[in-house]
RNA sequence: CUUAGAAAAUGGCAAACUUACUGAAAGGUAAGGACGCAAAGCUAAGGGCCUACAGCAUGAUAUGCCAUGGUCGCCUGGUUACCUCA
Numbered sequence: 001c002u003u004a005g006a007a008a009a010u011g012g013c014a015a016a017c018u019u020a021c022u023g024a025a026a027g028g029u030a031a032g033g034a035c036g037c038a039a040a041g042c043u044a045a046g047g048g049c050c051u052a053c054a055g056c057a058u059g060a061u062a063u064g065c066c067a068u069g070g071u072c073g074c075c076u077g078g079u080u081a082c083c084u085c086a
Stems, first nucleotide, its partner, number of pairs: 003086001004084002012037002017032006035073001041079003045076003048071003055065004
């Protein structure tokens, strides 16, 4: 330096849920809270999934299509990083 994640150590993050704010929604932010996570750090680059304001269509006061919206705790990639039996 690279790979790996056994046993430890220092620590880190924070699901569901609750409250407040925000958004058309999916969601997001903050506080509380811990299901879990060796990248559950960052990145929307490729795919998947979620939503459909607006727009278009239907000829119905609703349905369908649709990301430019979102999800990195869905996967892959890129990138940064603690420890050390090997």
A computed fold for an 86-nucleotide RNA from Halalkalibacter nanhaiisediminis, annotated as c-di-GMP-I riboswitch aptamer. The source organism's lineage runs through Bacteria, Bacilli, Caryophanales, Bacillaceae and Halalkalibacter. The sequence is in RNAcentral, with records from Rfam.